The RNA shown here (Bacterial RNase P class A) has 394 nucleotides and comes from Stagnimonas sp. The organism belongs to Stagnimonas, within Bacteria. It was read from a public genome assembly, where an Rfam model found it. Its Rfam family is "Bacterial RNase P class A". Rfam classes the family as a ribozyme. Its mean pLDDT, the model's own confidence on a scale to 100, is 76.
[in-house]
RNA sequence: GGAGCCGGCCAGACAACCGCCGCCAUCACGUCGAUGGGGGAGGAAAGUCCGGGCUCCGCAGGGCAGUGUGCCAGUUAACGGCUGGGCGGCGCGAGCCGACGGAAAGUGCAACAGAGAGAGACCGCCGAUGGCUUCGCAAGGAGCACAGGCAAGGGUGAAACGGUGCGGUAAGAGCGCACCGCGAGUCUGGUAACAGACCGGCACGGCAAACCCCACACGGAGCAAGGCCAAAUAGGGAAGGAGCCACCGCAAGGUGGCAGGCGUGGCCCACGCCCCUUCCGGGUAGGCUGCUGGAGCCCAUCGGUGACGGUGGGCCUAGAGGAAUGGUUGUCUCGGCCGUCGCUCGCAAGGGCGGCGGGUAUGACAGAACCCGGCUUAUCGGCCGGCUCCCACU
Numbered sequence: 001g002g003a004g005c006c007g008g009c010c011a012g013a014c015a016a017c018c019g020c021c022g023c024c025a026u027c028a029c030g031u032c033g034a035u036g037g038g039g040g041a042g043g044a045a046a047g048u049c050c051g052g053g054c055u056c057c058g059c060a061g062g063g064c065a066g067u068g069u070g071c072c073a074g075u076u077a078a079c080g081g082c083u084g085g086g087c088g089g090c091g092c093g094a095g096c097c098g099a100c101g102g103a104a105a106g107u108g109c110a111a112c113a114g115a116g117a118g119a120g121a122c123c124g125c126c127g128a129u130g131g132c133u134u135c136g137c138a139a140g141g142a143g144c145a146c147a148g149g150c151a152a153g154g155g156u157g158a159a160a161c162g163g164u165g166c167g168g169u170a171a172g173a174g175c176g177c178a179c180c181g182c183g184a185g186u187c188u189g190g191u192a193a194c195a196g197a198c199c200g201g202c203a204c205g206g207c208a209a210a211c212c213c214c215a216c217a218c219g220g221a222g223c224a225a226g227g228c229c230a231a232a233u234a235g236g237g238a239a240g241g242a243g244c245c246a247c248c249g250c251a252a253g254g255u256g257g258c259a260g261g262c263g264u265g266g267c268c269c270a271c272g273c274c275c276c277u278u279c280c281g282g283g284u285a286g287g288c289u290g291c292u293g294g295a296g297c298c299c300a301u302c303g304g305u306g307a308c309g310g311u312g313g314g315c316c317u318a319g320a321g322g323a324a325u326g327g328u329u330g331u332c333u334c335g336g337c338c339g340u341c342g343c344u345c346g347c348a349a350g351g352g353c354g355g356c357g358g359g360u361a362u363g364a365c366a367g368a369a370c371c372c373g374g375c376u377u378a379u380c381g382g383c384c385g386g387c388u389c390c391c392a393c394u
Stems, first nucleotide, its partner, number of pairs: 001390010012332007020040002023037005042365001046376002049374005054222004066218005071085005086100001087098004101213002106211002108207002122154002124150003129147002131144005162180006181202001182200002185198005226289004236280006243258006260274005296315008334363001335360001337358009
C1' cells in the first nucleotide's frame, strides 16, 4: 500500500419564533380557560415468528390423542434465544454455515432405467468337480459349455451389498495381508457430546423435512384481557291500584256510581296475562381504571473462558383517544454532487486516499398503542476497537 473478517456505537447540531399531546404549579372557576415550568419515538417503534410477565376462564390425579423442540454442557423468568464445547462442511486465513437424536424395534418408499433397489445374474469369467465328445494300450491330453461355480470386468442408475492395492484361485471372493472405512467390543481421556489407542474380517446401503421410536416441553383466550361508576329505551324482580267519573257548591266539602282491563269460574277469594305507580338489580351508550418504576437504564467492582450472576452508587426516561411528538428562519457541520490538485494500486479501463474551492440538510429504513426478552426482515452513510492474508521496504 492492497484485499478482507469480527465486535461495539451514531443516525445531523445549536438558537429564535409559531404550533401539537400529556403532566405539575398558580390564578380564575358553573363550564370553557389564562400564565409559568417540565416531558414527548426507534435501532429496528416493523413482521407478529418464538418465549415470558399480567388478566380472566378451566383444572383432584394419571393416561391416550395432538403440537413443538431435538449433538453435549451451561445460561435464563422462559425460549425454537444466547454462550462455551463436539462433529460435519466452506475458506490460505481471521472466520462463517448446519432440523446435527435413533435406520441393529417395526412398517414403508426409491419415478425412469436396470438381471437385481436388499435381494439378484443381462453381457461376461471359469468349468477345478460331475457329464458328453474325441485321441491314447494306459497314465493322461484336447474339446463342448449340459449340470454347476463366480461376482472380478462391462452395462443401468442419484444410489448396486465395504474401497484401493498386493497375494491367492479353475475363475473369483475379507479367502489372506497392508492402508482407509465400519463396529452392540476393550482400555484411556473428558461432566458429556466425543476423541485416541488396541481388538474384531465385516454381520450393519440410503431416506425419519415418510409413518414411527426415544427424551423433553406444552390447558384456553387475550389490554377489544379484566375491574369500577353508570343515562334514555326495551326487557327482569318486588310492593301496590293510592283512586277515577258524574252531579251540587264560590270554596271547604257533600251525594251517587265504578273498584284498572281480559281470562279461568255459577259467585267470592285466588291465580295467570295486559295496563298504571314506586323501588331494586343486571346491562348498553358514555366515563374512570388497568397504564407504565420495570426480569428497568448507566457507572464501578467481584465471580465466571463466556452467555450471565452478585454487591455498591447514581438516574427516572411518551403513556393520551385511531393516535401528539411538527413547522419556519438563521448559523454551523457531515455525506453525496460538481470543478481542480496531489499521492497511490493497476498493462489498461478504472479504483482508493487526501487537500482546496463551489453550492446544497432531508439526504437511508422507518412511526410507540399493556409491558418485557429474543429472532427475522429493511436501512444513505459515518465513527471506534480487535484480528487475518498478500505485496514492497527497513